RNA sequence: UCUCGAUAAAGGCAAACCUGCCGAAAGGCAGGGACGCAAAGCCUCGGAUCUACGAGUGGGUGACGCCUUGGGCGAAAGCCGCUACGAUGGCCGGGCUGCCGAA
Numbered sequence: 001u002c003u004c005g006a007u008a009a010a011g012g013c014a015a016a017c018c019u020g021c022c023g024a025a026a027g028g029c030a031g032g033g034a035c036g037c038a039a040a041g042c043c044u045c046g047g048a049u050c051u052a053c054g055a056g057u058g059g060g061u062g063a064c065g066c067c068u069u070g071g072g073c074g075a076a077a078g079c080c081g082c083u084a085c086g087a088u089g090g091c092c093g094g095g096c097u098g099c100c101g102a103a
Base pairs, nucleotide, nucleotide: 004101005100012037013036017032018031019030020029021028022027035090041096042095043094045093046092047091048088049087050086054085056082057081058080059079061078064074065073066072067071
């Protein structure tokens, strides 16, 4: 120095849950709190997962409109679904950086 990681030392982070605030939601931030973590530091590149207000798109329904009145054609809102420009990164991989030193 690299790999590696201890019932070591010094310090660090903080799940669930609670409170407040933000967000349509997923979720986030702050305080409390500790299940855990050797990168549970940073990026968010690939995959995975979550969400769907707005936007886009598909569906059936269909106010209403048009016509040659036989019916036909068009069609808004609401409804159901799909979709990331949203989210997690303490789900996996990748990149960058970093404390300590038993075996």

The RNA shown here (c-di-GMP-I riboswitch aptamer) has 103 nucleotides and comes from a Bacillota bacterium. The sequence was found by an Rfam model in a public genome assembly. Its Rfam family is "c-di-GMP-I riboswitch aptamer". From the family's description: GEMM was predicted in a large-scale screen for bacterial structured RNA regulatory elements. NCBI's taxonomy places the organism under Bacteria, Bacillati, Bacillota. Its mean pLDDT, the model's own confidence on a scale to 100, is 86.